[in-house]
């Protein structure tokens, strides 16, 4: 170069049940209010919209858990930039906010646990930065030993490490 290969509560994808989402949204009816809807501007309706209380009905999405099952060890994950698309709204038109693919540049070895911010319905969960101690791999040192395997300490990073050709 090339094709293989380990690190472990390893990463991710699907696909079943289940928990909570929630007596929430939404829809009816019954009263009362208001000229409003994520901003901005137009434009429509009072038989209509929105928004509160009362009463009868009444979900799901994204996230979680547990089994099963599929590709893998930059597995993945994330920021930032552009580029197409979609959603949110009584329609339009701009503007903003989520969000889905690509690309191109960075940064995490690896899981975990604490704090601090986002996010979320949530004290679950994610997901940045901080720190901690483990833990895997290389180098350097010292111990051990016949050596080799181990051991202890410092340090680096996966664009690395092993071993084959």
């Nucleotide at each position: 170069g090339a094709a293989a290969g380990a690190g472990g509560u390893g990463c991710a994808g699907c696909u079943u049940u289940u928990a909570a989402g929630a007596g929430u949204a939404a829809g009816a009816a019954a009263u009362u209010a208001g000229a409003g809807a994520u901003u901005g501007g137009a434009u429509u309706a009072u038989u209509g919209c929105u928004a509160a209380u009362u009463u009868g009905u009444g979900a799901a999405a994204g996230g979680a858990a547990a089994a099963g099952u599929u590709g893998c060890c930059g597995a993945a994950a994330u920021u930032u930039a552009a580029a197409a698309g979609g959603a949110g709204u009584a329609u339009c038109c701009a503007a903003u906010u989520c969000u889905u693919u690509u690309u191109a540049a960075g940064u995490u070895g690896g899981g975990c646990u604490a704090a601090u911010g986002c996010a979320g319905a949530a004290u679950a969960u994610g997901u940045a930065u901080u720190a901690g101690a483990c833990u895997g791999u290389c180098a350097c040192a010292a111990g051990a030993c016949u050596a080799a395997a181990c051991u202890u300490g410092u340090g680096g990073a996966g664009u690395g490490c092993u071993g084959u050709c």
Predicted 3D model of a 165-nucleotide RNA (Lysine riboswitch aptamer) from a mouse gut metagenome. Model confidence (mean pLDDT): 77 of 100. The sequence is in RNAcentral, with records from MGnify.